[in-house]
Context: one part of a larger RNA
RNA sequence: CCUCUGUUAAGGAACUAGGCAAAAUAGCCCCGUAACUUCGGGAGAAGGGGCGCCCCCGCGAGGGGGUCGCAGUGAAGAGGUCCUGGCGACUGUUUAACAAAAACACAGGUCUCUGCCAAGCCGUAAGGCGACGUAUAGAGGCUGACGCCUGCCCAGUGCCGGAAGGUUAAAGUGAGGGGUUAUCCCUGUGAGGGGAGAGGCUCUGAGCUGAAGCCCCGGUGAACGGCGGCCGUAACUAUAACGGUCCUAAGGUAGCGAAAUUCCUUGUCGGGUAAGUUCCGACCCGCACGAAUGGCGUAACGAUCAGGACACUGUCUCAACAGAGGACUCG
Numbered sequence: 001c002c003u004c005u006g007u008u009a010a011g012g013a014a015c016u017a018g019g020c021a022a023a024a025u026a027g028c029c030c031c032g033u034a035a036c037u038u039c040g041g042g043a044g045a046a047g048g049g050g051c052g053c054c055c056c057c058g059c060g061a062g063g064g065g066g067u068c069g070c071a072g073u074g075a076a077g078a079g080g081u082c083c084u085g086g087c088g089a090c091u092g093u094u095u096a097a098c099a100a101a102a103a104c105a106c107a108g109g110u111c112u113c114u115g116c117c118a119a120g121c122c123g124u125a126a127g128g129c130g131a132c133g134u135a136u137a138g139a140g141g142c143u144g145a146c147g148c149c150u151g152c153c154c155a156g157u158g159c160c161g162g163a164a165g166g167u168u169a170a171a172g173u174g175a176g177g178g179g180u181u182a183u184c185c186c187u188g189u190g191a192g193g194g195g196a197g198a199g200g201c202u203c204u205g206a207g208c209u210g211a212a213g214c215c216c217c218g219g220u221g222a223a224c225g226g227c228g229g230c231c232g233u234a235a236c237u238a239u240a241a242c243g244g245u246c247c248u249a250a251g252g253u254a255g256c257g258a259a260a261u262u263c264c265u266u267g268u269c270g271g272g273u274a275a276g277u278u279c280c281g282a283c284c285c286g287c288a289c290g291a292a293u294g295g296c297g298u299a300a301c302g303a304u305c306a307g308g309a310c311a312c313u314g315u316c317u318c319a320a321c322a323g324a325g326g327a328c329u330c331g
Base pairs, nucleotide, nucleotide: 001326002325003324004323005322006321007320008319010317011316014315019312027051028050029049030048031047036041038145052067053066054065055064056063057062080310081309082308083307084306085305086304087302088301092104093103108143109142110141111140112139113138114137120129121128122127146297147296148295149294151227152226153225156224157223158220159219160218161217162216165215166214167213172208173207176204177203178202179201180200181199183196184195185194186193187192228246229245230244231243232242255289256286267283268282269281270280271279
């Protein structure tokens, strides 16, 4: 010096990213317990007091008196508390071996599909699950207790419905065109060369007739999604209830707001501190909140995140000593 352990003057978080670690709290009985609340809770709230042994009385609970500071058992003892805020309602679940969470799940809400040989899913199929269930059922999506609520836009995309018109596949029909040639014409002495060409066969093919789909018409947002700009205006100033104008499918309602969202920013004001980029309460200029990709609240809950207070301490000022085991030297 290292590991584990014990103690410490005065101070008491000054340590540090952070009270990490340690200390402190701790059992039983009695008294006594706030805000808030979903009336269950919050609560072991908080905060106090008592506790051994001996003698006397009493069945006992208990009452009265007196008195001491040590002892035992077991491998091992036994809440720190309070205030405020964020997130998630809650108990649960998760990254086996860096993340336990504000992530997942969850009851509850809502939308869509499904009439039963159901929809959906597995399988090439047979078949199976769904379900020996039947719309108070089953499947899928989103949201996520509860309370108060959930605005406007259907132009685009999706989905649902519609069928008049447009477009349109194969099949069908098929004008016309090409090839072939029975035959004919021209030429040549001939072999041959040139040309026309019915019918059939064959290749092609305008047009006509052709469903769904698409175009089209309508609906639909707890479907994917979206929810403006510029200019002016009040008898101080400032601001603009008000007006004008452009654009749009419609221009963000309630509520919330420097927020797990605010760049500028340590915004400004207030609180807390001697001093506060954090914290709490406000303001609103929301760079770039906003309503089931839910909005705002909310008692209870949390090995959650953030701020503060009391208690307590070797975390620190600042280190010291002690016990056990190492390191080191020798054998």